This is a predicted structure of a 347-nucleotide RNA (Bacterial RNase P class A) from Macromonas bipunctata.
The gene name in the source record is rnpB.
Its mean pLDDT, the model's own confidence on a scale to 100, is 78.
The RNAcentral record of the sequence draws on ENA.
It matches the Rfam family "Bacterial RNase P class A". Rfam classes the family as a ribozyme.
The model forms 96% of the base pairs in the Rfam consensus.

RNA sequence: GAAGCCUGCCAGACCGCCGCUGGUGCAAGCGCCGAAAGGCCGCACUGGAGGAACGUCCGGACUGCACAGGACAGCGCAGGAGCUAACGGCUCCCCACCGCGAGGUGAGGAUCAGAGCAACAGAGACGAGUCCCCAGGAACCAUCCGCCUUUGGCGGCAGGAGCCUGGGGGGUGAAACGGGCAAUCUCUGCGCGCAGCAACACCAAGUAGGCCAGCGUCGAUGUGGUUCCGCAGAGCUGGCGGGUAGGUGGCACCGAGCCACUGGGGCGACCCGUGGCCCAGAUGAAUGGCGGUCACGUUGCGGGCAACCGCAGCGCACAGAAUCCGGCGUACCGGCAGACUUCACAC
Numbered sequence: 001g002a003a004g005c006c007u008g009c010c011a012g013a014c015c016g017c018c019g020c021u022g023g024u025g026c027a028a029g030c031g032c033c034g035a036a037a038g039g040c041c042g043c044a045c046u047g048g049a050g051g052a053a054c055g056u057c058c059g060g061a062c063u064g065c066a067c068a069g070g071a072c073a074g075c076g077c078a079g080g081a082g083c084u085a086a087c088g089g090c091u092c093c094c095c096a097c098c099g100c101g102a103g104g105u106g107a108g109g110a111u112c113a114g115a116g117c118a119a120c121a122g123a124g125a126c127g128a129g130u131c132c133c134c135a136g137g138a139a140c141c142a143u144c145c146g147c148c149u150u151u152g153g154c155g156g157c158a159g160g161a162g163c164c165u166g167g168g169g170g171g172u173g174a175a176a177c178g179g180g181c182a183a184u185c186u187c188u189g190c191g192c193g194c195a196g197c198a199a200c201a202c203c204a205a206g207u208a209g210g211c212c213a214g215c216g217u218c219g220a221u222g223u224g225g226u227u228c229c230g231c232a233g234a235g236c237u238g239g240c241g242g243g244u245a246g247g248u249g250g251c252a253c254c255g256a257g258c259c260a261c262u263g264g265g266g267c268g269a270c271c272c273g274u275g276g277c278c279c280a281g282a283u284g285a286a287u288g289g290c291g292g293u294c295a296c297g298u299u300g301c302g303g304g305c306a307a308c309c310g311c312a313g314c315g316c317a318c319a320g321a322a323u324c325c326g327g328c329g330u331a332c333c334g335g336c337a338g339a340c341u342u343c344a345c346a347c
Stems, first nucleotide, its partner, number of pairs: 001343004006338005012294007020048007029041001031040003050318001054329002057327005062196004074192005079093005094108001095106004109187002114185002116181002131170001132168006140160002144156005200249004206244001210240006221232005257277005263272003296315008
């Protein structure tokens, strides 16, 4: 110098003007909205998206319901040892595979319980058997020869397709009575009650049901004119209780909290200690808009031997909290730092 590999970090900066939203303090109209519960309005100070806030895949906190214990079913996990609140996450080690290497990947319990499966080729593929060859055996077939009791019977040489027994070989294929696959069922061990902040708790209208009390056909009550007379007429009044709309809490957290350490333990994940900090939060849902300067990248033009300089244009990712936390996965313009590997060159 080139190519690579692993880990960590950043995610444009500053200024001006105008806004949005949370908190704290002050102020506070006999203010506004609302039946109530509750909410709103001013000024000052101050906080206000991410490494993934995303997907909602896994595990927890929290909440409600259920629950004597155990088993079955169902779902999930799987080398060994650890970390952790927990995990399917992470760390170290072993093994297997890939890479020259730094490193990377792993779906790494069991096929002496049982079942299932294997393209093509091949006779035959998970059931056992035989396409070809050799040897032996019993019966059969037909030719020839010999003998006899002659339209027949007996014996013998060589032969034949098939059958039985034993042995061998050719060829196919990843694999041929011997193995493989558990990412096929299954078995073994371990874990799991169900639902989720639209959980859940509290406050609480109108309307319609419910319950209680009083009055009421001996005319309550409503209504028309109104000294009084009519009409309709079976309900009327008060209280209690549950639910809904609506509102508040849960919920912005003293916490599995964040930051720092030239502190301690451990190979490491991680744990302990010390010091400092309080750090977004709504429910039509805030975290923004405009202008300017400087970075960064890129294109064009001009200048310069060159490093580079000037002007103009364009770009500046992925994406945005919604009960909270730990992981995993996925997306991402670019940039920085450190450790290491291979190759080339120089000393």